[in-house]
Context: one part of a larger RNA
Molecule: large-subunit ribosomal RNA, domain VI
Organism: Chloroflexota bacterium
RNA sequence: CGGAAGAGACUUGAGGAAAGCUGUCCCUAGUACGAGAGGACCGGGACGGACGCAGCUCUCGUGUGCCAGUUGUUCCGCCAGGAGCAUGGCUGGUUGGCGACCUGCGGAAGGGAUAACCGCUGAAAGCAUCUAAGCGGGAAGCCUGUUCCGAGAUGAGGUCUCUCACCGGGUAAGACCGGGUAAGGCCCGUGGCAGAACACCACGUUGAUAGGCCGGAAGUGUACGCACGGUGACGUGUUCAGCUGACCGGUACUAAUCGGCCGAGGG
Numbered sequence: 001c002g003g004a005a006g007a008g009a010c011u012u013g014a015g016g017a018a019a020g021c022u023g024u025c026c027c028u029a030g031u032a033c034g035a036g037a038g039g040a041c042c043g044g045g046a047c048g049g050a051c052g053c054a055g056c057u058c059u060c061g062u063g064u065g066c067c068a069g070u071u072g073u074u075c076c077g078c079c080a081g082g083a084g085c086a087u088g089g090c091u092g093g094u095u096g097g098c099g100a101c102c103u104g105c106g107g108a109a110g111g112g113a114u115a116a117c118c119g120c121u122g123a124a125a126g127c128a129u130c131u132a133a134g135c136g137g138g139a140a141g142c143c144u145g146u147u148c149c150g151a152g153a154u155g156a157g158g159u160c161u162c163u164c165a166c167c168g169g170g171u172a173a174g175a176c177c178g179g180g181u182a183a184g185g186c187c188c189g190u191g192g193c194a195g196a197a198c199a200c201c202a203c204g205u206u207g208a209u210a211g212g213c214c215g216g217a218a219g220u221g222u223a224c225g226c227a228c229g230g231u232g233a234c235g236u237g238u239u240c241a242g243c244u245g246a247c248c249g250g251u252a253c254u255a256a257u258c259g260g261c262c263g264a265g266g267g
Base pairs, nucleotide, nucleotide: 001152005163006162007161008160009159010158011157015149016148017147018146021049022048023047024046025045026044027043033038051106052105053104054103055102059100060099061098062097066093067092068091069090070089071086072085073084074083075082076081110144111143112142117137118136119135120134166179167178168177169176184262185261186260187259188204189203190202191201192200209255210254211253212251213250214249215248216247218244219243220242225238226237227236228235229234
C1' cells in the first nucleotide's frame, strides 16, 4: 500500500515445513524343518542406542553486589571489629535463572491407492493363460493420519462485537481536497519468564508494573557485643544465631504525573 467505511477479538486451512532410524533379549519353541549339528516364518512382550521436542521435581554443572573460613599487606589512632588490594586473593558451600551428564515424551497404530511380485475368473486361440473386459492381495516408499507455520491463498476467506456522525472548500454527485472527532490505536512512562533494534506480553493512581519496606521460603552455619571458664590459643552461653541476589506473597512509601498525536462511507 492492497484486501470496497473505520476498529477489536476469535477462527477456516489452500499451501509449506518437520518427523519417518534401529539393536539385543524373552515367549511361542528347542516346536516346524533336519540323520545330526543346528534351528525358524507368523504372532506377542521386555530393555536399549543414536536422533528430536519439552522441562528443571530429582542428579550434576555454572554462581564475579549470597554466606562462611583463611594467608600476606595497607588503612580506619590503638584493642576489638572491619574495609581495600593480591586471578572473585585462595578455600568450602550455594537461592533464582540458564544448562546437560538429569527428567518426561516422540518415530507409530489405523485408513486409502499402488510397485516388483502372488492370485481369482477368463477369452482372443473348444486347450492353456493373473489380462485382453472384470475382480483381489501386496512395501520403511505415495495420499492420509501426528506436530509447527499459514488469507499478499491479490482466489486477499469466515464468525462475533464496537463506532456511527460534524465543519469548511468544491462538484452533476456522500466524487475530490482540507479540518476537528467516534470506536480504537499510537506516542510517553513502570516493567517482563519477551527481546540485537523493532516486535510481543503485563501495568500506568478506578494502580501491585518495577523499586523500597514487611512476612515467608531457601542458602550459609551459630554474627557483633557482653558474661562465664581458661596463664593462653580458645571454649561455652546468649544463639537452629547473624547476614542474605534473582524466589513466593503482602503493602501505595517512591516512580508509572500532566498530557500529545493519529484515526470512519458507496455499488